[in-house]
Context: one part of a larger RNA
RNA sequence: GAUAAACGCCGGCGGCGUGCCUAAUACAUGCAAGUCGAACGAGGGUAGCAAUACCCGAGUGGCGUACGGGUGAGUAACACGUUGGGAACCUGCCCCGGAGACCGGAAUACCAGGCGGAAACGCCUGCUAAUGCCGGAUGACGUCCGACACCGCCGGGUGUCGGACCAAAGGCUGCUUCGGCAGCGCACCGGGAUGGCCCUGCGUCGCAUUAGCUAGUUGGCGGGAUAAUGGCCCACUAAGGCUGGGAUGCGUAGCCGAGCUGAGAGGCUAAACGGCCACAUUGGGACUGAGACACGGCCCAGACUCCUACGGGAGGCAGCAGUAGGGAGUAUUUGGCAAUGGGGGAAACCCUGACCGAGCAACGCCGCGUGUGCGAUGAAGCCCCUCGGGGCGUAAAGCACUGUGGUAGGCCUAGAAACCAUGGGGGAGGCAAUGCCUCCAUGCUGACAGGCCUUCUAGAAAGCAACUGCUAACUACGUGCCAGCAGCAGCGGUAAUACGUAGGUUGCAAGCGUUAUCC
Repeated sequence: GAUAAACGCCGGCGGCGUGCCUAAUACAUGCAAGUCGAACGAGGGUAGCAAUACCCGAGUGGCGUACGGGUGAGUAACACGUUGGGAACCUGCCCCGGAGACCGGAAUACCAGGCGGAAACGCCUGCUAAUGCCGGAUGACGUCCGACACCGCCGGGUGUCGGACCAAAGGCUGCUUCGGCAGCGCACCGGGAUGGCCCUGCGUCGCAUUAGCUAGUUGGCGGGAUAAUGGCCCACUAAGGCUGGGAUGCGUAGCCGAGCUGAGAGGCUAAACGGCCACAUUGGGACUGAGACACGGCCCAGACUCCUACGGGAGGCAGCAGUAGGGAGUAUUUGGCAAUGGGGGAAACCCUGACCGAGCAACGCCGCGUGUGCGAUGAAGCCCCUCGGGGCGUAAAGCACUGUGGUAGGCCUAGAAACCAUGGGGGAGGCAAUGCCUCCAUGCUGACAGGCCUUCUAGAAAGCAACUGCUAACUACGUGCCAGCAGCAGCGGUAAUACGUAGGUUGCAAGCGUUAUCC
């Protein structure tokens, strides 16, 4: 000098940050991932005589739930950082280009009837729809096989020919002159973008009181698996592979951008913010999917907790709050989706403990205040004294003033311009209309917060440590090697500037000291 700090004394305000470093201990309660009726068939409600319109909505279906948020247990490793490579790879939604969407079928949830169970939930029969599922057609610039030519970084690329194989929802909405048009979707191919996967050179803690380690071990051939290379896995086969330039073992540890310190080199750290990794009660496994071996999904096993009619079931805060426990020690069971961002939707909109705000804490940094001017050869009081006097000290009182702040009231406003609505202009396409693209104007939207003006008021607002030397700052009394102090040297045994108290002084100041840790 620094700190995610704590402890003691003290404590006025604001801004910006930060706040379980310990038990990856156990968790009551609420919330944290839904959305679409413009994919589908039921059911219900409101208005209406009805047609119909609007709304709600369990179920089927689609997309999302692999993001966002948390934690640091494990990991000394291609985990991370950096470099290069993939002729060995994948990529939903998005963008560009090309070329399509033909004909059929069988089910099933919801529901109805019946049954079982304490519950969780399940069984049987029957009905029905779809952008759910299945079959066929078409099908190449696609994939595979074969042949040829050219190029190449040699498991590749391009082209030609032949053969084989693989699609789809012509669905929904709006408009219509009923011909169709427009929008959103569907399927295939090529390219892009984004995201990911794999390989690789180099770098990355301590112990040699750890010296040898290794059987899928190291390589080959063939195969399997994968998006893909590979001993990743398997059969056969050879006997290899690593190591004093530290293998193996043990201990410790998430890595980095960065942060602290230092003139630098370096040392230390890995909170907050950002990138990557790993994990989600412990261990294992796969399913679905573009993507997971999946925090708020599934299955199995273990420990634990809860319910039970004892037959059987339910659960996982290292999400946000909050509780217990541990601890020197770390906050509210708060407001809002107004902004930014995310999911769904054509949109309105819905959801969002991400986020934006507020609350608590001097935990840190920064700023402000606790008043300003005048005011005595100088009150009282306290301290010292050579008893003359000296100090606190212009300090107070008193007089005049100010209003940062506080108090009460009023006014204004950035964060809010988008989506959307209304009105208008332009453009491509279309017979037209709707719709689409684009521009302008007006309107709508604030959880929280800020600014200005006025009223009253010096009113509520200073402490802490030190004063022997290092080191700025001295006297009196008490104590008497006692009580005590102390970072080091050292003080204290009757005149202690070193202990305790008081006055004074010095240093910092809403803080000041102490402890711990790093440079």